[in-house]
Molecule: transfer RNA
Organism: Asanoa siamensis
């Protein structure tokens, strides 16, 4: 260099064209308890990695480029 496949919440992850992007777990209030912890409530929390195009409508499809990962190749 080439091909593959991933990038959505602090963290794991779903959602593969349709109205406002979600679940668990963490973090924060509350509730219980003599304290912790566990459990119950409750609110917060996103440039969907970036530009760009297709489209009435894009996390999703397409194109570029970033960056993680696996394959091949080169490797004097």
């Nucleotide at each position: 260099g080439c091909g593959c496949u991933c990038g959505u919440a602090g963290c794991u992850c779903a959602g593969u064209g349709g109205a406002u992007a979600g679940a668990g777990c963490a973090g924060g209030g509350g509730u219980c308890u003599u304290c912790u912890a566990a459990g119950c409530c409750c609110a917060g929390g996103g440039u969907c990695g970036c530009a760009g195009g297709u489209u009435c409508g894009a996390a999703u499809c397409c194109u570029g480029c970033c960056g993680a990962g696996c394959g091949c190749a080169c490797c004097a």